[in-house]
The prediction has a mean pLDDT of 81. The part of an RNA shown here (large-subunit ribosomal RNA, domain V) has 602 nucleotides and comes from a Candidatus Dojkabacteria bacterium. NCBI's taxonomy places the organism under Bacteria, Bacteria candidate phyla, Candidatus Dojkabacteria.
Context: one part of a larger RNA
RNA sequence: AACACACAUGGACAAAAAGACCCCGGAAGGUUUACUUUAACUUUGCAUUGACGCAUGACUCUGGAUACAGAGCAUAGGUGGGAGACUUUGAACUCUCGGUUUCGGCUGAGGGGGAGUCAUCAGUGUAAUACCACUUAUUUGGUGUUGUGCUUCUAACUGGCAAACUAAGGAUCAACAAUUUAUUGGAGACUCCUUAUCAGAACAGUGCAUGGCGGGAAGUUUGACUGGGGCGGUUACCUGCUAAAAAGUAACGCAGGUGCACAAAGGUUUGCUCAGGAGGUAUGGAAAUCCUCUGUAGAGUGCAUGAGCAGAAGCAAGCUUUACUGCAAGAUCGGCGGAUCGAGCAGUCGCGAAAGCGGGUUCAAGUGAUCCUCUGAUUGAUCAUGGUAUCGUCAGAGCUUAUGGGAUAAUACUUACUCCGGGGAUAACAGGCUAGUCUGGUCCGAGCGUCCACAGCGACGACCAGGUUCGGCACCUCGAUGUCGACUCAUCGCGUCCUGGGACUGAAGAAGGCCCCAAGGGUGGGGGAGUUCACCCCUUAAAGCGGUACGUGAGUUGGGUUCAGACCGUCGUGAGACAGGUCGGUCUCUAUCCUGUGUGUU
Numbered sequence: 001a002a003c004a005c006a007c008a009u010g011g012a013c014a015a016a017a018a019g020a021c022c023c024c025g026g027a028a029g030g031u032u033u034a035c036u037u038u039a040a041c042u043u044u045g046c047a048u049u050g051a052c053g054c055a056u057g058a059c060u061c062u063g064g065a066u067a068c069a070g071a072g073c074a075u076a077g078g079u080g081g082g083a084g085a086c087u088u089u090g091a092a093c094u095c096u097c098g099g100u101u102u103c104g105g106c107u108g109a110g111g112g113g114g115a116g117u118c119a120u121c122a123g124u125g126u127a128a129u130a131c132c133a134c135u136u137a138u139u140u141g142g143u144g145u146u147g148u149g150c151u152u153c154u155a156a157c158u159g160g161c162a163a164a165c166u167a168a169g170g171a172u173c174a175a176c177a178a179u180u181u182a183u184u185g186g187a188g189a190c191u192c193c194u195u196a197u198c199a200g201a202a203c204a205g206u207g208c209a210u211g212g213c214g215g216g217a218a219g220u221u222u223g224a225c226u227g228g229g230g231c232g233g234u235u236a237c238c239u240g241c242u243a244a245a246a247a248g249u250a251a252c253g254c255a256g257g258u259g260c261a262c263a264a265a266g267g268u269u270u271g272c273u274c275a276g277g278a279g280g281u282a283u284g285g286a287a288a289u290c291c292u293c294u295g296u297a298g299a300g301u302g303c304a305u306g307a308g309c310a311g312a313a314g315c316a317a318g319c320u321u322u323a324c325u326g327c328a329a330g331a332u333c334g335g336c337g338g339a340u341c342g343a344g345c346a347g348u349c350g351c352g353a354a355a356g357c358g359g360g361u362u363c364a365a366g367u368g369a370u371c372c373u374c375u376g377a378u379u380g381a382u383c384a385u386g387g388u389a390u391c392g393u394c395a396g397a398g399c400u401u402a403u404g405g406g407a408u409a410a411u412a413c414u415u416a417c418u419c420c421g422g423g424g425a426u427a428a429c430a431g432g433c434u435a436g437u438c439u440g441g442u443c444c445g446a447g448c449g450u451c452c453a454c455a456g457c458g459a460c461g462a463c464c465a466g467g468u469u470c471g472g473c474a475c476c477u478c479g480a481u482g483u484c485g486a487c488u489c490a491u492c493g494c495g496u497c498c499u500g501g502g503a504c505u506g507a508a509g510a511a512g513g514c515c516c517c518a519a520g521g522g523u524g525g526g527g528g529a530g531u532u533c534a535c536c537c538c539u540u541a542a543a544g545c546g547g548u549a550c551g552u553g554a555g556u557u558g559g560g561u562u563c564a565g566a567c568c569g570u571c572g573u574g575a576g577a578c579a580g581g582u583c584g585g586u587c588u589c590u591a592u593c594c595u596g597u598g599u600g601u602u
Base pairs, nucleotide, nucleotide: 001602002601003600004599005598006597007596008595010594011593012592015588022423023422024421025420026419027418028415029414030413031412034220035219036218037217038216041212042211044209045208046207047206048205050153051152053150054149055148056147057146058145059144061142062141063140064139065138066137067136077135078134079133080132081131084118085117086116093112094111095110096109097108098107099106100105157200158199159198166196167195168194169193170192171191176185177184178183179182223235224234225233232252236258237257238256239255240254241253260302261361262360266320267319268318269317270316271315272314274298276294277293278292279291280290300309301308303366305364306363307362324347325346326345327344330341331340332339333338336405349358350357351356372398373397374396375395376394377393378392380391381390430477431475432473433472434471436470438466439465440464441463442462443461447457448456484559485557486556487555489551490548491547492546493545494544497522498521499520500517501516502515504513505512524538525537526536527535565583566582567581568580569578570577571576
C1' cells in the first nucleotide's frame, strides 16, 4: 500500500414525508350587534265561514215631535203657494194616563160630551201649524245594508271514543208439537226498546298576502402597497427639492398645501404708489393721524409653495354684468378615457371721446367616468291612425363612488381542529456579506496621582483589528440544512486562569500591580433553578476566554421552547388570543459509498 473480516458513526447539506412554522393564492370548520336571505314563532287582512239574539256605531230610505229676546191675543225655525181649511168617519168643553218644557204652555192616547173650531181683518221688520209643498237644526221611532263587542246554536271544521248483518241490558212471544188442559217444548228463534255518537266550534286549524322577530339554518364577503407579515402609515390633486443645465424620471425620500372663496375680491375707464428709515408735531407712548426728505420693492397680491407684477397683476373712485349665446383655424400634453391654450367669425351687451378691452378672478390645487333617478325646456320618436304612457335631445341636480379609472344598491372576525396549491420571489435556526452595536488594541495627552502627564490611571477626540453579542441585508436551503440545555467524545485559536522566563514599579522583604515572551501540560466537587448565564458553599497551583452548523440527536436524553387535552389571569359580545403562568404530551430494529479503528493475509 492492497484485499478480507469485524467494529465506529464524521461526511455523502445521508434516507423517509412536493415543510405542519412563515408568506402568497385557494378551501373548509367555527363566531358575531359583517352583508344578504331563510325555517320556526308572531301581527294584521282576505278566504275556508254559517244561523239567531242583545248592546253599540256608520250610511240609505221613511215617519213623529220640538224651535219662546222685546213688541204682539201668544212658545212666530226658514222659503214658496194660498182664501179658505177641519168637523155626526164626532167640534168646543171636561176627566184619566203619557211625552216635552223657557213652568207659561205645546202635544199624543183613551172615556164623557153633542155642534162648532181656526184663518182672512187689527197690531208686528217678517203672517198665520187655517191648509199644502220643500227645507235647516235638535231629538225620538221604524225598514234595509254594514262595522264592532258579548252570549247562544249546529251543519262546515277540529279533537276524542267505538269499529258494525256488532256488543251489553231489557221487553214480548207465533205457527207447530207434546201432554198432566194449563203447562212444557218450540225458545239463547224472530221482533221491539235503551246504551255504546261525546266535546269544542264558526273560534281554532289551514291557504294566500303582509309587518316584526329570527347565527336556529344557509350562501358569501372581509382591498392593496409594505426592506417577511401584522400593528402603524399611505391611497386623488397642487407647489418646491431629489432630477444628473430640453421634457420626463423611483423610494414607507425631504418639506408644505387643497377638497374653497368672491355679486366684487369680476368688466372697463380714470387716477394713485408701497414697506422701512431720518427729522418735525397737543393729549400720543416703540407703534394711531399729520408734514418734509429718503426709499427698485426690502411691501402688497383672499389661502401653500414657486414663477410673476411699480407703464403695475398692488391701492382707489365712476359706470356696469363679457362670471355672455352659437362656433372655431391652429397648437401643447396624455397609452387611452381625457386635459389645456386659442386668434378669428356671427349675434347681443358693458365701459371708453376714441383706438380699443371684456367668453370671470396674476398663473399653477379647490375634484369624480359610466349606469340609474329627478327637475326645467323641447318644432324629435311613440309600431294601422289620432292621443297617451314611455323614450330621445338641450340645460341642471343627486356619489369623502377619498381603496379617489369609481368590482355591488348592499358585506366583519377566528382557526393551536385545520386542509390544498405554491415560494427559499418572503420571515423564524444555521451559514454568508456588513460591522451601527459589541470585544480588544494603538495614537494624542487635558487632568488625577503630595511634587511628577505616562508606577498605575486617563477626559474630549483620532485610527485600527476581530467576527464570540444585539442588529442590518434577504444571497444557498421551504419536493425539510431537526431547535435550547444536559450527557459522551473531543479538536483548534491565544486576546494566558495556573505552572515557566523577563522589563518597569508609587519593587525594603514577603505579597502585589502593569506590561513583554510563552499554547507543553493542567484547569475540581457541590446547592436550588430546564436553564446557558448568574448567585451561593467547600476545596485548589489554577478553578481561563473563545471557535468548531451558538462542535457533537442516522451518538444518548427530551427538563425548556413549539401541535392536538385542560386550568388561571388579562383581552375580546363571541369563536378565540397572549416572547403571560400552569399540569400532560409517540425522538424512526438492518450502513451502499467515502472516512476512521482493530485483526488477519499478501